Source information: Predicted 3D model of RNase P RNA and transfer RNA as a complex of 408 nucleotides. The coordinates come from a structure-prediction model, not an experiment, and the mean pLDDT is 76. It holds a member of the Rfam family "Bacterial RNase P class A". About the family: Ribonuclease P (RNase P) is a ubiquitous endoribonuclease, found in archaea, bacteria and eukarya as well as chloroplasts and mitochondria. It is annotated as a ribozyme.
């Protein structure tokens, strides 16, 4: 120096001016409302604001308990929770730094297509190994029948994504865990470890795959979502009520009592439009955060808040910074 | 903004619970018949199963992650 790993940061910058949303302070406004106007004041999008994919808060609604539905799944810890991290196992991959994947298949059910003798039954045998007749033909104990029928075997081929432990020796008519040795699995038993699992020893000789098919286990989960919910609160209708009120009938006139109670009036409460809080040191609902000019360099991507936090994912032109690895050259 | 659905030939549609070369109809193109054109009959034509990764021998089909389309909710009496 090149080629990588891994982890953080940043994501144009200054100045000027003109605007735009909020808030403060003044002024106008009957008024500390609504609205407007001004301002040497203040504040103004991200690392994801995104997708809405988990996981909380909040709010309303249900609340004996199960089922049934989801959701996780190697082991430990961290958290308010997590399907989130961080450490450790196992395994596969890369020379290495590192990356990736992860629960049960002896509870049971179900697939495993074509091909192949056979696909989970210790069930079958296509080619092949290997034993190996007899009637009968005839000159025939020899030769034909025939390496035919029949039995035996699963070592090889051969088919598949997979063929019922592997390799290698004995063995054997030829083979086979049929017997031995290492491996690789399975039980079991000891240590080491919080645990997953590691590591020895004994045993028997052997058990296919697919749970991102059902399923069994351990664990978690009540439902709904800020359009959740709450506040104040017209006009029209209609609900509920009203005397010691006012007008009207009962009663031709007045006064005064009673009585009625359909209307008018009056009062309650529910509630629609509406407005407001829920909403935030950004905080809308015609939904702001932009544009110009200069100057600077690496010429600048992906993209914008919508209750509000915690992870995940997905997208991004680049620039700096730490830590390691592999390879070459110098000292 | 929350909540749910669906993307398969040029169009509307199948495709229980993975399996052999993914179909139907309607177009489309060529004969055939007709003077000639509809209709009729006979062959044929056409697909990145939205898009990328994974389970799996094997995915339109099952999982995740993106795109893009659609629908319904604002609220009481």
């Nucleotide at each position: 120096c090149a080629a990588g790993a891994g982890g953080g940061g940043c994501g144009a910058g200054c100045a000027a001016g003109c605007g735009c949303a909020g808030g403060c302070a003044g002024c106008c406004g009957c008024a500390c409302a609504a609205g407007g106007c001004u301002g040497u004041c203040c504040u103004g999008a991200g690392g994801a604001a995104a997708g809405u994919c988990c996981g909380g808060a909040c709010u309303c609604c249900g609340u004996g308990g199960g089922c049934a539905g989801g959701a996780u799944g190697c082991u430990a810890g961290c958290u308010a929770a997590c399907g989130g991290c961080u450490a450790g196992g196992u395994g596969g991959c890369g020379u290495g730094a590192g990356c990736c994947a992860c629960g049960g298949a002896u509870a049971g059910g179900g697939c495993c297509a074509u091909a192949g003798a056979a696909a989970c039954g210790g069930a079958a045998a296509c080619c092949g190994c290997c034993u190996g007749a007899a009637a009968g033909g005839u000159u025939a104990u020899u030769c034909c029948g025939a390496g035919u029928a029949a039995g035996g075997c699963a070592a090889g081929g051969g088919u598949g994504g997979a063929a019922a432990g592997g390799u290698g020796a004995g063995g054997u008519a030829a083979g086979a865990g049929c017997u031995c040795a290492c491996c690789a699995g399975c039980a079991g038993u000891g240590c080491a470890g919080u645990a997953a699992u590691g590591c020895a020893c004994u045993g028997g000789c052997u058990u296919g795959g697919c749970a991102a098919c059902c399923c069994a286990c351990a664990u978690c989960c009540g439902g709904a979502g800020c359009a959740a919910g709450g506040u104040c609160a017209a006009a029209c209708a209609g609900g509920g009520g009203g005397u010691u009120g006012g007008g009207c009938g009962g009663c031709c006139c007045c006064a005064c009592u009673c009585u009625a109670a359909a209307u008018c009036c009056c009062c309650c409460g529910g509630g629609u439009a509406g407005a407001c809080c829920g909403c935030u040191u950004a905080g809308a609902c015609a939904g702001a955060u932009g544009c110009u000019u200069g100057c600077u360099c690496a010429a600048g991507a992906c993209a914008g808040a919508a209750u509000c936090c915690g992870g995940c994912u997905u997208a991004c032109a680049g620039c700096c910074c730490c830590u390691c690895u592999u390879g070459a050259g110098c000292u | 903004c929350u909540g749910g659905g669906c993307g398969u030939a040029g169009u509307u549609c199948a495709g229980a619970u993975g399996g052999c070369u993914a179909g139907a109809a309607c177009g489309c193109c060529a004969g055939a018949a007709u003077c000639g054109g509809g209709a009729u009959c006979u062959g044929g034509u056409g697909g990145u199963c939205g898009u990328g990764g994974g389970u799996u021998c094997a995915a339109g089909u099952c999982c995740c992650a993106c795109c893009g389309c659609c629908c319904a909710g604002a609220c009481c009496a």